[in-house]
RNA sequence: CACCGUGUAGUGUAGUGGUUAGCACGCUUGACUGACAAUCGAGAGGGCCGGGUUCGAGUCCCGGUA
Repeated sequence: CACCGUGUAGUGUAGUGGUUAGCACGCUUGACUGACAAUCGAGAGGGCCGGGUUCGAGUCCCGGUA
């Protein structure tokens, strides 16, 4: 320099262009316990950046970036 692939929550990941973006672990909290763990309930936390297409983009296209 060229080509290919990937980028979604703290971590690992799912998601046919259309419902409030889902799951596991982790975190916070309530119950339980003498206490902790386990278990059960609840909650917080997310689309790499900029454009384009579209009524509608995590998804398709272009550029950038790691």
Notes:
RNAcentral holds the sequence, with entries from Rfam. Transfer RNA from Portunus trituberculatus, 66 nucleotides, folded computationally. Rfam family: tRNA. From the family's description: Transfer RNA (tRNA) molecules are approximately 80 nucleotides in length. It is annotated as a transfer RNA. Model confidence (mean pLDDT): 84 of 100. The source organism's lineage runs through Eukaryota, Malacostraca, Eubrachyura, Heterotremata and Portunus.